[in-house]
Context: one part of a larger RNA
Molecule: large-subunit ribosomal RNA, domain V
Organism: Candidatus Jorgensenbacteria bacterium GWA1_54_12
RNA sequence: CUGGCAGCAGGACGGAAAGACCCCGGGAGCUUUACUAUAGCUUGGCAUUGAUGCUUGUGCGUGGUUGCAAAGUGUAGCAGGGAGGCGUUGAAGGUCCGAUUCCGGUCGGGCUGGAGCCGUCAAUGGAACACCUGCCUUCUUCGUGCUUGUGUCUAACCCUGACGGAAAAAACGGCAGGGGACCGUGCCUGGUGGGUAGUUUAGGUGGGGCGCUUUCCUCCAAAAGAGUAACGGAGGAGUCUAUUAAGGUUGGCUUUCCGCCGAUGGAAAUGGCGGAUGAAGUGCAAAGGCAAAAGCCAGCUUGACUGUGAGGCGGACAUGCCGCGCAGGUGCGAAAGCAGAGCUUAGCGACCCGACGAUUCUUAGUAGAACGGUCGGAGAUAUCGGAUAAAAGUUACCCCGGGGAUAACAGGCUAGUCGCGCCUGAGCGUUCACAGCGACGGCGCGGUUCGGCACCUCGAUGUCGGCUCAUCACAUCCUGGGACUGGAGAAGGCCCCAAGGGUUUGGCUGUACGCCAAUUAAAGUGAUACGUGAGCUGGGUUCAAACCGUCGUGAGACAGGUUGGUCCCCUAUCCGCUGUCAG
Numbered sequence: 001c002u003g004g005c006a007g008c009a010g011g012a013c014g015g016a017a018a019g020a021c022c023c024c025g026g027g028a029g030c031u032u033u034a035c036u037a038u039a040g041c042u043u044g045g046c047a048u049u050g051a052u053g054c055u056u057g058u059g060c061g062u063g064g065u066u067g068c069a070a071a072g073u074g075u076a077g078c079a080g081g082g083a084g085g086c087g088u089u090g091a092a093g094g095u096c097c098g099a100u101u102c103c104g105g106u107c108g109g110g111c112u113g114g115a116g117c118c119g120u121c122a123a124u125g126g127a128a129c130a131c132c133u134g135c136c137u138u139c140u141u142c143g144u145g146c147u148u149g150u151g152u153c154u155a156a157c158c159c160u161g162a163c164g165g166a167a168a169a170a171a172c173g174g175c176a177g178g179g180g181a182c183c184g185u186g187c188c189u190g191g192u193g194g195g196u197a198g199u200u201u202a203g204g205u206g207g208g209g210c211g212c213u214u215u216c217c218u219c220c221a222a223a224a225g226a227g228u229a230a231c232g233g234a235g236g237a238g239u240c241u242a243u244u245a246a247g248g249u250u251g252g253c254u255u256u257c258c259g260c261c262g263a264u265g266g267a268a269a270u271g272g273c274g275g276a277u278g279a280a281g282u283g284c285a286a287a288g289g290c291a292a293a294a295g296c297c298a299g300c301u302u303g304a305c306u307g308u309g310a311g312g313c314g315g316a317c318a319u320g321c322c323g324c325g326c327a328g329g330u331g332c333g334a335a336a337g338c339a340g341a342g343c344u345u346a347g348c349g350a351c352c353c354g355a356c357g358a359u360u361c362u363u364a365g366u367a368g369a370a371c372g373g374u375c376g377g378a379g380a381u382a383u384c385g386g387a388u389a390a391a392a393g394u395u396a397c398c399c400c401g402g403g404g405a406u407a408a409c410a411g412g413c414u415a416g417u418c419g420c421g422c423c424u425g426a427g428c429g430u431u432c433a434c435a436g437c438g439a440c441g442g443c444g445c446g447g448u449u450c451g452g453c454a455c456c457u458c459g460a461u462g463u464c465g466g467c468u469c470a471u472c473a474c475a476u477c478c479u480g481g482g483a484c485u486g487g488a489g490a491a492g493g494c495c496c497c498a499a500g501g502g503u504u505u506g507g508c509u510g511u512a513c514g515c516c517a518a519u520u521a522a523a524g525u526g527a528u529a530c531g532u533g534a535g536c537u538g539g540g541u542u543c544a545a546a547c548c549g550u551c552g553u554g555a556g557a558c559a560g561g562u563u564g565g566u567c568c569c570c571u572a573u574c575c576g577c578u579g580u581c582a583g
Stems, first nucleotide, its partner, number of pairs: 001583008010575003015568001022403006028395004034199005040192003044188005050153005057146005063140002067136001077135005084118003093112008157179005163173002202214003211231001215237006238384001239283001240342002247301007256276006281290002284347001286345003305328004311322003317385001330339003353379001356376004361372001410457001411455001412453003416450001418446006427437002464539001465537003469531001470528005477502003480497003484493002504518005545563004549558003
């Protein structure tokens, strides 16, 4: 070295289970002041549902009653007829009572009284409550219909009792009692309703969540045409303006800063001269513009028009933007002309739906009307090209499909952070930068920390600590050799060389770490998938149970605490390693 046998488990990202964590898509369980339904409960109406008394309101009929401007006998409802009407069947007047009232009266009843009272005539817009008829209004008697409340009844309906057939239950039947038109039930209807059901609960995102954001405008990024991304850097909009427009037109004016001069007067008030220029101003952010001003002031005004749209810009589409000219009718201007809002670029919302205004459209036999159409301006989708008319959570009880397209472990890349050096040398060190230190700074190395990235692995690479067994590096803890020393000696400090060997035992804690105790020559720092679970453990973390605190209405949640909690393969194919036998 090769082979056999017996062994060990470091590797074959070993086998097993299409990862249970995480994310994405789907589902399910649970919750609730998510949405929408619904069982149940409840309100009212009608039916089943009848009789009768009183009562409330109301309609109709009947009889009665009420009605006040001014002038005027005086409390004149309106209209028509009308010259007479009422009275011993008791007029005027008196007295008592009641109703009403504008306090003046009007109406009714009882008693008394015993024959008259009222109208036509004068005043009024309108003539007699003298009388008759109709109507309006206020109040009222009676009748009737409906209705409110309440009482009584019995026959619907309900309950109880014994009884009947047929031995018995239910059902049924008559009888008796209790309740009673209630209750119960049906249909319609308002409320309540996680009791139940179906669902919703957005996307982006250097994993997800939390936060932020989602449409539009301006600048930079943007690489001198246009366009161009990021959770890149900065700001704005969701309007404003018509009784002084911030629109139209016509006419006029020049802001700002600097210098000089000028009473109070100053850095700045108002005035004069000169200069620089575009700083000022522009309703509102920024950019680009702006002096024949687009800035400022004044006069007159409504073009902040209707119909049309040559030709273009922009653009996936749909939106968006500019606009010659023509017709109608206007404003300003002497006129030429200008005017279809505003210096420009933000100031916004599709289809559907219902409502509103207009309409020479249309009309189910016909006429008309409704509906509908057309034109117009509004009502909102801000997740702002708008899923529905309408919607929140939780899961550690969870499930499925996927992902190393995406997190937690480990590795990798990186090296801000971290560790270790080097340079410079202000200063400390009594003196003296460098025995020992070393500010402010500069340059490296390492790949043990915390991170960043998301590159293999989610059809699985088991995660802290301990035990066992270790192998390596050297930036050396001890032992060895040396330079310097602020090294007298001894003991030290610091640096250089050096990896042969060594580097303790206990208490507390799951701990690593750390603290403590006692030793030691010393009780090194790291790497090895934070070495090592197909070697062991399973105390911690990290399923299902449960308690506390806190949060949450709740289901539940918590790098908060606490107790409990199945570690599969006594079986090794290959590589590797150990022992032994043979060649």